[in-house]
Context: one part of a larger RNA
């Protein structure tokens, strides 16, 4: 402090924590499949230009050789779609927790003013109400 008491629930407020959410949300790496291909290596060809060498001196032989070029190879980079996955935004929605000096009430504790409580079922803003059946805490 001690009935001018204790306390119960709804709503409504603040705060927290996860939920779920339209938005073909976003955004990282990463896997696949397709496409475009830079550059490299080998090759098919080409043969500017440098050599031998021959001999009738401008033509043969023969050797390497740049740019380009054909085919294939690796493969950076770029698009596009697919999969998981990981992070994150997202009006509004529906839980939980905690506060407190709000708002409706006043259910419980005294025979708490309808004695309480358990089961069960129906019903109500809400603590609750009623039916049945059962304890006594």
């Nucleotide at each position: 402090c001690a009935c001018c008491g204790c306390c119960c629930g709804u709503c409504g407020c603040u705060c927290c924590u996860a939920c779920c959410g339209a938005u073909c949300g976003a955004g990282u790496g990463a896997u696949a499949a397709g496409g475009u291909g830079a550059a490299c290596c080998c090759u098919u060809c080409g043969g500017a230009c440098c050599g031998g060498u021959g001999c009738u001196u401008g033509c043969g032989c023969u050797g390497g050789a740049a740019a380009g070029u054909u085919g294939a190879g690796u493969a950076a980079a770029c698009c596009u779609u697919c999969u998981a996955a990981c992070u994150u935004a997202g009006a509004g929605g529906a839980a939980g927790g905690a506060g407190g000096a709000g708002u409706c009430a006043u259910a419980a504790c005294a025979a708490g003013g309808u004695u309480u409580c358990u089961g069960u079922a129906g019903g109500u803003g809400a603590g609750c109400c009623u039916g049945c059946a059962g304890a006594a805490g």
Molecule: small-subunit ribosomal RNA, 3' minor domain
Organism: lake water metagenome